The prediction has a mean pLDDT of 84. Predicted 3D model of a 74-nucleotide RNA (transfer RNA) from an Anaerolineae bacterium. NCBI's taxonomy places the organism under Bacteria, Bacillati, Chloroflexota, Anaerolineae. It matches the Rfam family "tRNA". By type it is a transfer RNA.

C1' cells in the first nucleotide's frame, strides 16, 4: 500500500443484516444477613455507541471521508 474483522458501561461482550425508550455478565456503591467477612439476596449509579458529516420525522444501527487496534498479503 491492498483485503478483512474489530472500536458499544470501569472491563468482556450483545444489539446493527430489518432504522424507532441503550442492554446483559462481571466489577463498582446502598440495604438485608453475619460477632465480622465471604457467599447468597434486594436496589442503585455509569456510555453524546471512535472522530466529522450526510440522508430521513427519527441514525448505536443506512451512506460519505477520516483515525485507532488486530490478522492476511505485498
Nucleotide at each position: 500500500g491492498c483485503c478483512g474483522a474489530g472500536g458499544u458501561a470501569g472491563c468482556u461482550c450483545a444489539g446493527c443484516c430489518u432504522g424507532g425508550u441503550a442492554g446483559a455478565g462481571c466489577a463498582c456503591c446502598u440495604g438485608a444477613c453475619u460477632g465480622a467477612a465471604a457467599a447468597u439476596c434486594a436496589g442503585g449509579g455509569a456510555g453524546u455507541c471512535g472522530g466529522c458529516g450526510g440522508u430521513c420525522c427519527g441514525a448505536a444501527u443506512c451512506c460519505g471521508c477520516c483515525c485507532c487496534u488486530c490478522g492476511g498479503c505485498a